Context: one part of a larger RNA
Molecule: large-subunit ribosomal RNA, domain II
Organism: Actinokineospora diospyrosa
C1' cells in the first nucleotide's frame, strides 16, 4: 500500500417542549405496593387542568402598590385539557466516536547510571633527579660550593587500562551511538571486581537540568478515568421539494457563544408584497459659488511701521521698502454654503403582476473567517492579488459556451433522452465549426501582438495666417556701397571682447551689421536687391494611424501556434454563416396549482328521512344498531399552466440488514449461502428460469424492535 472483517447521535428519567396519533374529556391519570401470570384485577397518596394577583400573610374576578372608592401594573368578562405511544429538539448523565500535554492516590525500581560505604584487584618499559644523608672544599664557627648517594612528584615519554578532541565511513547502519586512522590521561581528585546504601517534588550531581533500567524541567505500573479539549480528524443506503450565511449589538470577546438578520416546515391571514404611472413630501450629496467661516494670487488705495531729506522741539516733505483695513479682478475647502440636482427614500392613489410574494405565531436549523469585479469614499504613495465602509453583480453553493490555459471577467442558470432546428457572448486563412465576404478609407511600424515624460520635415484629413505669373519658394549669376576705423573703452577694438548710441547719403538693394575669421586689419558669409528659371511655396492650430524613448537571467517566449501587408491589422457601413446543458422541436419523469371527472371502495364528521331494539321521567326525551341520501375531505384518472443547478441546513417518500408477532407458503424429488448466463426499476435495490457448488433450513404480506448500511478517522485486527 491493497484486500477482508470491525468501527461513531445510543440508553435512562411517571424531566421539559412542539408536532403526529390514540383513549377519555371539565376533567384526565395513577406511583409504590397487593392479588398473582391473564398485554388481568385492585391501589386515589400524588400530579396536570378548571383563576388570578401579591415577596408574603393573604384576598379573589379580581388583586398588588397606595391614605385613596385616584391612577397605574398583571389578570377576567369564558372555555380544553390530560394520560399513553411515536418522532423532532432540549436538560442531567462519558451523551456521536477517537485524540492530549497533564493532576491526584497507592505501589515497583540504584542488575543501567550518579554519589557514598565495606572488602579485594590492576597500572609493560623508559626518563627527570626534590628533600635528606655522606665526602671534599670553605668559614672563627656557620652560611655556602662541588662531587656522590638518595629516589620525591595530582612530574615527563609511552603499552595494558580509562576517556572521547579531529577527520572519514556508517545514517531503511554490522550497531536505537558503531567502525577506521590519528588524539587525551596513564602513581592518581587513577581505573576496576564483588557486596551494600540513598526513591519521585524525592534521591544523586567537580552543576550539563545531568543521571535515577534505550524513559526525566519531576521515573515507571495500576487506579480516580470514558479527566477535560470553545481544538483537529472522522461520522456508513437511495430518491424528491425548498435552500442560506460569512452582517448588527454584546461578550476576559475576537477561529467560541447569546439575541436579532437571512433558510426550512406547520398553522393563520389573503394581495397586506413587488413593479410602473400620477400626486404629495423632507433632504443639503454631485456640481457650482464666495453671501458666511477659513485659505490663497495680483492690482488700486492707504492707517501704521522702516529708510531718506529737513530739523532745537513739535511738525513737514519724500520713498522701486514692509503693510492691516477697504476696494477691483481671478481662485481653493470632508469638518465653508447665497445656491443646488440626478438617483435614492417615505406616504397616498390607479393599473399590472399572482411570484416558493408579504405579515403574524410556533417546531428545527445553519451562518456570525468571506473572495473578486464595476461604481461612490476613507486609510495608504489618487502603491499592493493592500486595508476598511457603502452600493450592484458573480463565485461561495453554479455546471455549459467565450477569454489559449484561468473560483470572482463576458454570455447563459444544467429534470432525463435525441446522429433535429434557431441564437448569445465570441468568432468565420490553417490547426478549428463558420466568409481567403462586399464597399470606402487608414497603417509600413509585423504597429497590430506590452509602457511614460519627452523628442522628430513619418504619413492621411480639416482649419487659419502669409508670399506668389506685376514671377513667389529652392537653386544658380551679380550686387551687398559711402560718411566711417560711429563714440567710448582699450596695447589694439576697424560691423563682429565689452559699454553707449543706432543717424545720414547714394541707390534696385545693402544692419553703425547674422555667423565664421584676424593680434588688430584683411578675407568668407548672411540680412536686403536685381537677373535666370518657372508654379506653387512657407508659418501655425486641430485631428486619425504610425516612429524613437524600449536592457535579464533554461529556449523563440509581450498574437495560443502556423502564418498574415489593396490584410488574416485598424476605422466605418452592410450581407451571410458558425457558435452553449440558453430558446425551439419530439418523447418521458417528478413537484405544484387550477379545472373537470367518474367509478368503486373506505373511514370519519355533521344534517335529514325511514326501520328495529332497550331504558325510563311517555317526551319537541335518551341510548344503541341497521339502511338511504346530501355536504366536505383523501388517495385515482384526464386536461392545461407553472416549476425541477445547489454547499451548510430544513422537510418529504422509500430501499436494504438482523430479530420478533400474526397470517400464508417453499424445502433431502435439495433450504440458505456462493459462482455463471438473463431481465426489471428514477435509485437504494429486486427477480423468473436454468446450470454448477452446497447439504438443512428458508420466504412473502402486514406490524413491532434495533449492536441496521463504510472509503477515508497518520482508524483497529488479520492476511498478502
Nucleotide at each position: 500500500g491493497c484486500c477482508u472483517g470491525c468501527g461513531a447521535g445510543u440508553u435512562a428519567g411517571u424531566g421539559c417542549u412542539a408536532c403526529g396519533u390514540g383513549g377519555c374529556g371539565a376533567g384526565g391519570u395513577u406511583a409504590a405496593c397487593c392479588c398473582g401470570u391473564g398485554u388481568g384485577g385492585g391501589g386515589u397518596a400524588g400530579c396536570c387542568g378548571u383563576a388570578g394577583c401579591g415577596a408574603a400573610a393573604g384576598c379573589g374576578a379580581g388583586u398588588c402598590c397606595g391614605a385613596a372608592u385616584a391612577g397605574g401594573g398583571c389578570g377576567g368578562u369564558u372555555g380544553a385539557g390530560u394520560c399513553g405511544c411515536g418522532u423532532g429538539g432540549u436538560c442531567u448523565a462519558g451523551a456521536c466516536c477517537c485524540g492530549a500535554a497533564g493532576c491526584g492516590g497507592a505501589g515497583u525500581g540504584a542488575u543501567c547510571u550518579a554519589c557514598c560505604c565495606a572488602u579485594g584487584g590492576c597500572c609493560a618499559g623508559g626518563g627527570u633527579g626534590a628533600a635528606g644523608c655522606g665526602a671534599c672544599g670553605g668559614u672563627a664557627a656557620g652560611a655556602c660550593g662541588u662531587c656522590g648517594u638518595g629516589g620525591a612528584g595530582g612530574c615527563c615519554c609511552g603499552a595494558a587500562c580509562c576517556c572521547a578532541c579531529c577527520a572519514g565511513g556508517g545514517u531503511u547502519g554490522a550497531a536505537a551511538a558503531c567502525c577506521u586512522g590519528g588524539g587525551g590521561g596513564a602513581u592518581g581528585a587513577g581505573c576496576u571486581g564483588u557486596g551494600g546504601g540513598u526513591a519521585g517534588g524525592g534521591g544523586u550531581g567537580a552543576a550539563a537540568g545531568g543521571c535515577c533500567a534505550a524513559u526525566c524541567a519531576a521515573a515507571c505500573u495500576c487506579c480516580g478515568u470514558g479527566a477535560u479539549a470553545g481544538c483537529u480528524g472522522g461520522u456508513u443506503c437511495u430518491c424528491c421539494c425548498c435552500g442560506a450565511a460569512a452582517u448588527g449589538c454584546a461578550u476576559u470577546u475576537a477561529g467560541g457563544u447569546g439575541c436579532a438578520g437571512c433558510g426550512u416546515c406547520g398553522c393563520a391571514u389573503g394581495u397586506u408584497u413587488c413593479u410602473u404611472g400620477c400626486c404629495g413630501g423632507g433632504g443639503g450629496u454631485a456640481g457650482a459659488g464666495c453671501a458666511c467661516u477659513g485659505g490663497a494670487u495680483g492690482g488700486u488705495c492707504u492707517a501704521g511701521g522702516g529708510g531718506g531729506c529737513c530739523u532745537a522741539c513739535a511738525a513737514g516733505c519724500u520713498u522701486a521698502c514692509c503693510g492691516a483695513a477697504a476696494u477691483c479682478a481671478a481662485c481653493c475647502a470632508a469638518a465653508c454654503u447665497c445656491c443646488g440636482a440626478a438617483u435614492a427614500c417615505c406616504g397616498g392613489u390607479a393599473a399590472g403582476u399572482g411570484a416558493g410574494a408579504g405579515u403574524g405565531c410556533g417546531g428545527c436549523a445553519g451562518u456570525g473567517a468571506g473572495a473578486c469585479u464595476g461604481c461612490g469614499g476613507g486609510c495608504g504613495a489618487u502603491a499592493a492579488g493592500g486595508u476598511u465602509c457603502g452600493u450592484a453583480g458573480u463565485c461561495g453553493a453554479g455546471a455549459g459556451g467565450g477569454a489559449a490555459a484561468c473560483a470572482g471577467c463576458c454570455c447563459a442558470g444544467a429534470a432525463c433522452a435525441c446522429c433535429a432546428g434557431c441564437u448569445a457572448a465570441g468568432g468565420c486563412c490553417c490547426c478549428u465549426a463558420a466568409g481567403u465576404g462586399u464597399g470606402c478609407g487608414c497603417u509600413a511600424a509585423g504597429u497590430g501582438g506590452g509602457a511614460a515624460a519627452g523628442g522628430a520635415u513619418g504619413u492621411g484629413g480639416g482649419g487659419u495666417c502669409g508670399c506668389c505669373c506685376a514671377g513667389a519658394c529652392a537653386a544658380c549669376c551679380a550686387g551687398g556701397a559711402g560718411g566711417u576705423u560711429g563714440g567710448c573703452u582699450u596695447a589694439g577694438a576697424a560691423g563682429c571682447a565689452g559699454c553707449c548710441a543706432u543717424c545720414c547719403u547714394u541707390g534696385a538693394a545693402a544692419g553703425a551689421g547674422u555667423g565664421c575669421g584676424u593680434a588688430a586689419u584683411a578675407g568668407c558669409u548672411c540680412a536686403c536687391u536685381g537677373g535666370u528659371c518657372a508654379a506653387g511655396u512657407g508659418g501655425u492650430c486641430c485631428u486619425g494611424c504610425g516612429c524613437c524613448g524600449a536592457c535579464a537571467a533554461u529556449g523563440u517566449a509581450g498574437c495560443g501556434g502556423g502564418g498574415c501587408u489593396g490584410a488574416a491589422g485598424c476605422g466605418c457601413a452592410c450581407c451571410g454563416c458558425c457558435g452553449a446543458a440558453g430558446c425551439u422541436g419530439u418523447g418521458u419523469c417528478a413537484u405544484u396549482c387550477a379545472c373537470a371527472u367518474a367509478u368503486u371502495a373506505c373511514a370519519u364528521c355533521c344534517g335529514c328521512g325511514c326501520c328495529c331494539g332497550g331504558g325510563c321521567u311517555u317526551g319537541a326525551c335518551u341510548c344503541g344498531g341497521g339502511u338511504g341520501u346530501g355536504c366536505a375531505g383523501u388517495g385515482g384518472u384526464g386536461u392545461g399552466g407553472a416549476u425541477g443547478g445547489g454547499u451548510a441546513g430544513g422537510g418529504g417518500a422509500g430501499c436494504g440488514u438482523c430479530g420478533u408477532g400474526u397470517c400464508a407458503c417453499c424445502g433431502g424429488g435439495g433450504a440458505a449461502g456462493c459462482g455463471g448466463c438473463g431481465g426489471a426499476g428514477u435509485g437504494a435495490u429486486c427477480c423468473a428460469g436454468u446450470c454448477g457448488u452446497g447439504g438443512a433450513g428458508g420466504u412473502g404480506a402486514c406490524g413491532c424492535g434495533a449492536g441496521u448500511g463504510a472509503g477515508a478517522a497518520u482508524g483497529c485486527a488479520g492476511g498478502c